Large-subunit ribosomal RNA, domain I from a Myxococcales bacterium, 587 nucleotides, folded computationally. The sequence was found in a public genome assembly. Its Rfam family is "Bacterial large subunit ribosomal RNA". The literature on the family includes a 2002 paper in BMC Bioinformatics by Cannone et al., "The comparative RNA web (CRW) site: an online database of comparative sequence and structure information for ribosomal, intron, and other RNAs". Model confidence (mean pLDDT): 81 of 100.
Context: one part of a larger RNA
């Protein structure tokens, strides 16, 4: 010193467990925010120093209703002292308070600080001080005072009231902007991809959406989304590669509202004493007419055209009214009926936010302990599923069933408001969205790279027609079809989940699962943006070892007790590496 075997040490695999994560399913919310939000900061406890949870100078809490029922002052142990059957503490709903930053907004700033005015109160001999409240920009509106170029005037400035925004958020939406690697086996059109990424604005969903639409001599009827059609017809240095659409089947299923004509008031402006006052007749009136403009209301919304205006028809009732009378005739308000996707009040089935009831087992054995074994029994709309000192339908929570709200809050349905209310013929040419459409050039989006390139948007330059009018049917003409642009709204069908709740799992089971089972977006690095760990397990119960004894009044060990079992807090099993000691054998 090898080797072997055995006994320990030292590691913390392993095997069990799970507070924790993933993934998805169903309903609810889909938003908080100047009534200061999300995020912090600083306080805050009897002992309380740090943490964390919870609150805010009223500061692990205040108040009021309600549910609950013996205990209870959060993790968090003890000590101190409360609190509670006159219902605490706990859960729920409404409330009060809610310091300082923070859009942060009196003004400043290096965030949680510094310093202001005003008016009101406290206090002070008086100033200092303190307390409350109010004062920021922008943007509509509305008065008011002013007020240029320029004479009225406007713009503009001041100011005062009501109001609105802002700022945060996880993915989903809609615009504006807009790459590259990368693919083509190189690379320039091309792709990737209008994707990543900026950036505006929205809503519980966005967006689109009631044909200037397809189709093709048969029809069809608003938009989304889903599955064929179809990797099809095209498109393409015809290379990679993109790539529909008509047509079918299914989800939903809703259709409206304006401009314009023309009337009616009201103003302005011109123009004017002639017309006019509903008609007729009689008798009266007289600043009223008529033309532009403008603001309000009415009217009216489509293409087999429609509408407006005139004529004739038609169309419930009640009032009023129209220079006066008589006859008529109209106009206007009210009331009934019938009919409205969404939004408004109001009422409601129900429903969320606490809870309440809820059935049936006992004996011996083993064992430290029964829920195990063994006997004999029971409920069951309840044999899901958790827990209990091992493996329980009948022990405890629950489960199937069933019942519950004083407050909030949603809320089908109904009623109310509020919308609307005709309709034939004839005439007659008033009206039917212009810098529009469309041409030229330039680019963009259509699957469609200019191509034969429609169709759509649009920067420049031109620039109709108006109903006898226009567009489109993939250059263009002509015939036929088929529609009506240059104004707007519009639910569901659908896309998504930060969040609540309740399930599910041939998901994980601590090097796994979220980075994060534990005080983790923490510790720690980086100037910064950023980057970013490790760490789970005594036992049923702390019964967490009194007492003795070495030892430094240690550390740590013996003894003694506890416990089933030292499992002894480095705490379940506790493998290899590794270190050690015994014994055996080589050398």
């Nucleotide at each position: 010193g090898g080797c072997a075997u055995u006994c320990g040490g030292u590691g913390g695999a392993u095997g069990c467990c799970u507070u924790g994560g993933c993934a998805c399913c169903a309903a609810g919310a889909g938003g908080c925010g100047a009534a200061g939000a999300a995020g912090g900061a600083c306080g805050u406890g009897g002992u309380a120093a740090a943490a964390c949870u919870g609150c805010g100078a009223u500061a692990a809490g205040c108040u009021g209703c309600g549910g609950u029922a013996a205990g209870u002052c959060g993790u968090a142990a003890a000590c101190a002292g409360g609190c509670g059957u006159u219902g605490a503490c706990c859960c729920g709903c409404a409330g009060a308070u809610c310091u300082c930053c923070g859009a942060a907004u009196c003004g400043g700033g290096a965030a949680a600080c510094c310093g202001a005015c005003a008016c009101a109160g406290a206090g002070u001999a008086a100033u200092g001080u303190c307390u409350g409240u109010g004062u920021g920009g922008c943007c509509c509106c509305u008065c008011g005072c002013u007020g240029a170029a320029u004479a009225c005037a406007u713009a503009g400035g001041c100011g005062a009231g009501a109001g609105g925004u802002a700022g945060c958020g996880a993915a989903c939406g809609a615009g504006g902007g807009g790459a590259a690697c990368u693919g083509a086996a190189a690379c320039a059109u091309c792709u990737c991809a209008g994707u990543a990424c900026c950036u505006u604005c929205a809503g519980g969903a966005a967006a689109a959406g009631a044909a200037a639409u397809c189709a093709a001599u048969u029809g069809a009827g608003a938009c989304u989304c889903c599955c064929c059609u179809a990797g099809u017809a095209g498109u393409g240095g015809c290379g990679a590669g993109c790539g529909a659409a008509c047509g079918g089947g299914g989800a939903u299923g809703a259709g409206c509202c304006u401009a314009a004509a023309c009337g009616a008031u009201g103003c302005g402006u011109a123009u004017g004493c002639a017309a006019g006052c509903c008609u007729g007749c009689c008798g009266g009136c007289g600043u009223u007419g008529u033309a532009c403009g403008u603001a309000u209301c009415g009217g009216g919304u489509u293409g087999u055209a429609g509408g407006a205006c005139c004529g004739u028809c038609g169309g419930g009732u009640u009032g009023u009214c129209u220079c006066g009378g008589c006859a008529g005739a109209g106009a206007c308000a009210g009331c009934a009926a019938u009919g409205g996707a969404u939004a408004c009040c109001g009422u409601a089935a129900g429903g969320a936010u606490a809870g309440c009831u809820g059935a049936a087992c006992g004996u011996c054995c083993u064992g430290g302990g029964a829920a195990g074994g063994a006997c004999g029994g029971c409920c069951a709309a309840a044999g899901a599923g958790a827990g209990u000192g091992a493996u329980a339908g009948c022990c405890u929570c629950g489960u199937a069933g069933g019942c519950g709200a004083a407050a909030u809050c949603c809320g089908a349905g109904c009623g109310g408001a509020c919308c609307g209310u005709a309709g034939a013929c004839g005439g007659c040419a008033c009206c039917u969205g212009a810098g529009u459409a469309c041409a030229a050039c330039g680019g963009g989006a259509c699957a469609c790279g200019a191509g034969g390139a429609a169709c759509c948007c649009u920067g420049u330059u031109g620039g109709a027609a108006g109903c006898u009018g226009g567009g489109a049917g993939g250059a263009c003409c002509a015939u036929c079809u088929c529609c009506c642009a240059a104004g707007g709204c519009u639910a569901a069908g659908u896309a998504c989940u930060a969040c609540u709740u309740g399930g599910u799992g041939a998901c994980c089971g601590a090097u796994a699962g979220u980075g994060a089972a534990c005080c983790a977006g923490u510790a720690c690095c980086g100037u910064g943006a950023g980057g970013g760990a490790a760490a789970g397990g005594u036992g049923a119960a702390a019964a967490g070892a009194a007492c003795c004894c070495c030892c430094g009044c240690g550390a740590g060990g013996g003894g003694a007790g506890u416990g089933a079992a030292a499992a002894g807090a480095c705490u379940c099993u506790g493998a290899a590496a590794c270190c050690g000691a015994a014994u055996g054998u080589c050398u």